[in-house]
């Protein structure tokens, strides 16, 4: 120090859904709540999927819990 790995321990995070509240809308924020996660940790850089305009190109946004790819990090039975 890197590589597997939810085998162990000792965590962590939080879909759906329900309240509150932003948002023009995708969706977001916070509490409840687990469906699941070895990066369900960050970043829109690429691409995809939605959204709003526009109908000619296209533009701006939204989603890393879509996919890549980049940074950073916890254990160790091997």
């Nucleotide at each position: 120090a890197u590589u597997c790995u939810a085998a162990u321990a000792a965590g962590c995070c939080a879909a759906a859904c329900u309240u509150a509240g932003u948002g023009c809308g995708a969706a977001c924020u916070a509490a409840g709540g687990a469906c699941g996660g070895a990066a369900a940790g960050c970043u829109c850089c690429a691409g995809g999927u939605c959204u709003u305009u526009a109908u000619u190109c296209a533009a701006a946004g939204a989603u890393g819990g879509c996919u890549g790819a980049g940074c950073c990090g916890c254990a160790u039975a091997a």

Predicted 3D model of a 78-nucleotide RNA (c-di-GMP-I riboswitch aptamer) from a Piscirickettsiaceae bacterium. The sequence was found by an Rfam model in a public genome assembly. The coordinates come from a structure-prediction model, not an experiment, and the mean pLDDT is 82.